Transfer RNA from an uncultured Coriobacteriaceae bacterium, 87 nucleotides, folded computationally. The coordinates come from a structure-prediction model, not an experiment, and the mean pLDDT is 81. It was read from a public genome assembly.

RNA sequence: CGGGUGGUGGCGCAGUUUGGUAGCGCACUUGACUGGGGGUCAAGGCUGGGGGUCAAGGGGUCGCUGGUUCGAAUCCAGUCCACCCGA
Numbered sequence: 001c002g003g004g005u006g007g008u009g010g011c012g013c014a015g016u017u018u019g020g021u022a023g024c025g026c027a028c029u030u031g032a033c034u035g036g037g038g039g040u041c042a043a044g045g046c047u048g049g050g051g052g053u054c055a056a057g058g059g060g061u062c063g064c065u066g067g068u069u070c071g072a073a074u075c076c077a078g079u080c081c082a083c084c085c086g087a
Base pairs, nucleotide, nucleotide: 001086002085003084004083005082006081007080010026011025012024013023020070028057029056030055031054032053033052034051038047039046040045063079064078065077066076067075
């Protein structure tokens, strides 16, 4: 210098094929249930950090800029970063 792949919530990824409401898992917040240990009670029982299960919720406008379009994460142009190949 040329070519290829990738860039999407805090993290890991899907969605691009065929343009039409941005999703999943983990994490986070709240609530409910459960309830070993501990505390308390004469007892029954009560309480309940952590853990487990379930539900709800917050958080991104898609690397960046511009263009096409009624409409762009998706198409086009330029550009930045990472990795790979070639010279």